c-di-AMP riboswitch aptamer (ydaO/yuaA leader) from an uncultured bacterium, 136 nucleotides, folded computationally. The coordinates come from a structure-prediction model, not an experiment, and the mean pLDDT is 75.

[in-house]
């Protein structure tokens, strides 16, 4: 490593969700990168049988209580994100705590197979230590 005010993106943030090329406007294809899922052996788990309750993936997004119109609402919560040079620690503020998918089937998992690369938000706290950078 400025202070105060305003605005904003070529700035920043969540996330895997970026880059490049072709095509040349089609919201298409390919490559690389990034992120998921399935799938051996070994291992793990299971260990009389039957019946009932299905189960799983993605993600921080789970659980509890109450209400009613029974699948929604409210409150809290495990957990997650952010506060501008970077990291760590402490304090404080704000926000999220969803949505979706598979379809009775999935432990791990080499080879191999397969899918995605969306969508949004913000204009900026304090203290300490270490580092980096700039100036003299």
């Nucleotide at each position: 490593u400025a202070u105060a005010g305003a605005a904003a993106a070529u700035c920043g943030c969540u996330a895997a969700a970026g880059u490049c090329u072709g095509a040349c406007u089609g919201a298409c294809a390919g490559a690389c990168g990034c992120g998921g899922g399935g799938a051996a052996a070994c291992c793990a788990a299971u260990c009389g049988c039957a019946u009932g309750u299905g189960g799983g993936g993605c993600g921080a997004a789970u659980c509890c209580a109450g209400g009613c119109u029974u699948g929604c609402c409210u409150g809290g919560u495990a957990g997650g994100a952010u506060c501008a040079c970077u990291u760590u620690u402490g304090g404080g503020g704000u926000c999220c705590g969803a949505a979706c998918c598979c379809g009775u089937c999935a432990g791990c998992u080499a080879a191999c197979c397969u899918c995605g690369u969306c969508a949004g938000c913000g204009u900026u706290c304090c203290a300490a230590a270490a580092g980096a950078c700039c100036c003299a």